[in-house]
RNA sequence: UCUUAUCUCGAGAGGUGGAGGGACAUGGCCCUUCGAAGCCUCGGCAGCGGGUUUCAACGAGCGACCGUUGAAAUACUGUGCCAAUUCCAUCAAGCGUUGCGGCUUGAAAGAUAAGA
Numbered sequence: 001u002c003u004u005a006u007c008u009c010g011a012g013a014g015g016u017g018g019a020g021g022g023a024c025a026u027g028g029c030c031c032u033u034c035g036a037a038g039c040c041u042c043g044g045c046a047g048c049g050g051g052u053u054u055c056a057a058c059g060a061g062c063g064a065c066c067g068u069u070g071a072a073a074u075a076c077u078g079u080g081c082c083a084a085u086u087c088c089a090u091c092a093a094g095c096g097u098u099g100c101g102g103c104u105u106g107a108a109a110g111a112u113a114a115g116a
Base pairs, nucleotide, nucleotide: 001116002115003114004113005112006111007110012042013041014040015039016038020031021030022029025090026089027088028087043082044081045080047079048078049077050076051074052073053072054071055070056069057068058067059066086109091106092105093104094103095102
């Protein structure tokens, strides 16, 4: 970089640090000296891959076992994550209104995982 899947669920304390942070740009909104980012420790969550266990179907087998597929469970492992929907809008289509800071869907961008 490309492909696929998911993204309104869930889960924070302490230490250090000392002014920013919420991906980028613009606008909005929010968090923050009652201490931001970053780093460390501990804790937690459960998305994806792996492992393990259980169940079902099928195949093979005299049978136990075994193989494939599917479902469920489990935090054991590799990652990820722990304010606000991915904080909201931006582009397109449709709907609605006297008028919208309106509504719905899709896309784009981004994040995470797995694969190439």
Molecule: SAM riboswitch aptamer (S box leader)
Organism: soil metagenome